[in-house]
This is a predicted structure of a 512-nucleotide part of an RNA (large-subunit ribosomal RNA, domain I) from a Pseudomonadales bacterium. The organism belongs to Pseudomonadales, within Bacteria. Rfam family: Bacterial large subunit ribosomal RNA.
Context: one part of a larger RNA
RNA sequence: CGCAUCUGGUGAAUGCCUUGGCAGCUGAAGGCGAUGAAGGACGUUGCAAUCUGCGAUAAGCCCCGGGGAGUCGAUUAGCGGACUCUGAUCCGGGGAUUUCCGAAUGGGGAAACCCAGUGUCUUCGGACAUUAUUACGUGUUGAAAGGAAGUGAUUCUUAUAGGCACGUAAGGCUAACCCGGCGAACUGAAAUAUCUAAGUAACCGGAGGAAAAGAAAUCAACCGAGAUUCCCUUAGUAGUGACGAGCGAAAAGGGAGUAGCCCAUCAAGCUGCGGAAGUGUUAGUGGAAGCUUUCUGGAAAGAAGCACGACAAAGGGUGACAGUCCCGUACGCGAAAACACCUCCGUAGUGACGUCGAGUAGGGCGGGACACGUGAAAUCCUGUCUGAAUAUAGGGGGACCAUCCUCUAAGGCUAAAUACUCUCAGCUGACCGAUAGUGAACUAGUACCGUGAGGGAAAGGUGAAAAGUACCCCUUUUAGGGGAGUGAAAUAGUACCUGAAACCGGAUGCGU
Numbered sequence: 001c002g003c004a005u006c007u008g009g010u011g012a013a014u015g016c017c018u019u020g021g022c023a024g025c026u027g028a029a030g031g032c033g034a035u036g037a038a039g040g041a042c043g044u045u046g047c048a049a050u051c052u053g054c055g056a057u058a059a060g061c062c063c064c065g066g067g068g069a070g071u072c073g074a075u076u077a078g079c080g081g082a083c084u085c086u087g088a089u090c091c092g093g094g095g096a097u098u099u100c101c102g103a104a105u106g107g108g109g110a111a112a113c114c115c116a117g118u119g120u121c122u123u124c125g126g127a128c129a130u131u132a133u134u135a136c137g138u139g140u141u142g143a144a145a146g147g148a149a150g151u152g153a154u155u156c157u158u159a160u161a162g163g164c165a166c167g168u169a170a171g172g173c174u175a176a177c178c179c180g181g182c183g184a185a186c187u188g189a190a191a192u193a194u195c196u197a198a199g200u201a202a203c204c205g206g207a208g209g210a211a212a213a214g215a216a217a218u219c220a221a222c223c224g225a226g227a228u229u230c231c232c233u234u235a236g237u238a239g240u241g242a243c244g245a246g247c248g249a250a251a252a253g254g255g256a257g258u259a260g261c262c263c264a265u266c267a268a269g270c271u272g273c274g275g276a277a278g279u280g281u282u283a284g285u286g287g288a289a290g291c292u293u294u295c296u297g298g299a300a301a302g303a304a305g306c307a308c309g310a311c312a313a314a315g316g317g318u319g320a321c322a323g324u325c326c327c328g329u330a331c332g333c334g335a336a337a338a339c340a341c342c343u344c345c346g347u348a349g350u351g352a353c354g355u356c357g358a359g360u361a362g363g364g365c366g367g368g369a370c371a372c373g374u375g376a377a378a379u380c381c382u383g384u385c386u387g388a389a390u391a392u393a394g395g396g397g398g399a400c401c402a403u404c405c406u407c408u409a410a411g412g413c414u415a416a417a418u419a420c421u422c423u424c425a426g427c428u429g430a431c432c433g434a435u436a437g438u439g440a441a442c443u444a445g446u447a448c449c450g451u452g453a454g455g456g457a458a459a460g461g462u463g464a465a466a467a468g469u470a471c472c473c474c475u476u477u478u479a480g481g482g483g484a485g486u487g488a489a490a491u492a493g494u495a496c497c498u499g500a501a502a503c504c505g506g507a508u509g510c511g512u
Base pairs, nucleotide, nucleotide: 001511002510003509004508005507006506007505008504009503015497016461017460020432021431022429023428024427025426026425027424028423029421030420031173032172039101040100041099042055043054044053046079047078049075050074051073061095062094063093064092065091066090070083071082072081106115107114108113116131117130118129119128120127121126133170134169135168136167137166138165139164140163141162146157147156148155149154177208178206179205180204181203188195192242218225219224229256230255231254232253239247240246260413261412262411263357266354269350270349271348272347273346274345275344276343278341279340280339281338282337284333285332286331290306291305293304294303295302307324308323315327316326317325362386363385364384365383366382367381368380369379372398393408394407395406396405397404448455449454468496471483472482473481474480
């Protein structure tokens, strides 16, 4: 030095576990905000820090209800003190307080800071209230201009704008869904320009719990249907298309769900408020039945024995696997208060300021939307120029004309079936199990990086119970270790379950 066996160190794989995630189902809820939100800063417990809660009344104050013996949130013990059967802590409902910033709104500002005005009160220290902008309404004030008279200085008159006061509303945030405006490119066409991607993304405006659409100037085909929306089908069909890549319907049929109405006699419906009855939600509460029999074991829920309950064998916990130990479960019961829904009654509003729709329909030119790229291109919208009829009328039936059929534009309202999930509750999984599953099971959008927009980790497991090693010894040692002790186990010692391999030792044997 090599090989083999044994035994260690290092190291963290693997196995097992789950506080966390992921994907769904059912139900609820679908908003919060000038009565100051969302989100923050700073404070706040007798004692440092972080988290949670709360706001100078600061882990809390008051009332009502539940509950019934301990409590003073977590890491977290300790010290020091309190509260509590005169019902605390805790749980639910209602109320009070709620610093400063933030739409932030008295002015300013480099957010959490600086500086004021006015009024009232004042113990003269100060305290409280108020003061943004825009729109609308009411009241008050009120020009310039215009008009009238006058030769003229000027006078008269009609106002409005504006000012001031009061009142009402808005503003900002929010995951997706919805409507509208505006609107790309990468890409595909194996290049590329029409085309595609796509009316997508992004941006802007607006609303609701849904939104939008909606009661035929619709389809159909000579038979008929009868508002809208959504699903299946029709159908990758008919079409469209450098007829390339691609794009791509509709009638009919089957379902889900159904609801119709109004415009001067003012309706269907919808909403607010008040009252009554009911249901539900926001705390809870009752809830069956086994053993100190034996065995193993540290421990029984295991094995054996003999029992019991079941409208309860969902699930979880307990020192190993428990129907009968605990929490629960099936099945019942329950609200002072608040909220939601439903029904009825009363009341107020909305619908709803409109005359059945004229600069409209239609036409020319230019665009856009329709599955349909200008095409034979109907239909719909309109920037521009034009421009009817008016029920003896007009629109449509895919150029256009006739016949026939069908409907009545240029006014308005309208639930349900449909879409989504920031959020709450319950439940489910041939979903993950710590390099997985959320980026995040832990002080995680943290540490850290970046001027910034932004990027963005690692990190779980002693044991049933801390019983977390009293005491002694070695040592420079608060390091580390040896005894002793705890424990079933300490090669479970907090660098803690299991503890593979790479890598590094020790012992023994053999070989060189």